[in-house]
Order: sequence, then C1' cells, then structure tokens
RNA sequence: GCCAUUCUCAGGCUUAAUCCUGGUAUUACCAGGAGCGGGGGAACCACUUUUAUUGGGGUGAAUCCAGAUUAAACUGGUAGGGUCGCCCUGGACCCGAAUCCGGCAGCUAACCUCGCCAGCAACAGAAAGGGGAGAA
Repeated sequence: GCCAUUCUCAGGCUUAAUCCUGGUAUUACCAGGAGCGGGGGAACCACUUUUAUUGGGGUGAAUCCAGAUUAAACUGGUAGGGUCGCCCUGGACCCGAAUCCGGCAGCUAACCUCGCCAGCAACAGAAAGGGGAGAA
C1' cells in the first nucleotide's frame, strides 16, 4: 500500500439568529468584538408603463389556482421549502405561515443602516438501495 471481516459514524432539527470578552443590582440586562443574515444607496446596464388607486415595495420556502360564501372564516390543490441522524438516490412524511415600510425603494462600487428572535425532537421508517470516513 492492497484485500477481507467486524464495529462505529450522538449531540440533533427549523432559522441569519452563533461564538468570544467585559461590566452590573447576575440564571437577567447592558456594552464591545468576531462571524452570519437583511435593507438602503452611483456609474454602466436594465426598465421607460409611471397614474391616490387595481397603489407600490421589503423580510420569509410560504406564492398562485379552483370550490364554497353577500363578503369572510373554510375546503382541495399548487409554485416553493424542510425532515428521514456521515453523504446521495428513490420514496414517504411535514410546512406552504406571519409581519413590516407608508406614497417610496430596479441593479449598484464607495458609503449608510438594521437583526442575531423564537420553536421542535427523545430508540424512532433513525427504514430501503448505493457510496464514503474512522477504528480493530
């Protein structure tokens, strides 16, 4: 180095939402840094479709269609997103919300600015097929 056998791949998931340091009246708050994720904002390019009414735009996967209804609530599907525990595939399952700006935003170097919440899982379909890594 190669082959064969056995064993392990367990601190997880959604999300940008994590890590470090310091302070304080310490299970919480504040400040700073790193990292991560958004928004605004030239030229060039693109759009010239703007109209206070069909307003427009942002975060996000979360849009659109049909049915029902006076209108909603609601029902079914759907663009799209997620999980299946090292990875991929097929397949199965789940989600398909919410919210902000306030008449205003294309892209966008410099620059300016905001956020780092919240929630879930507990021997299981964590299965199957294929592949990989490590140990003996």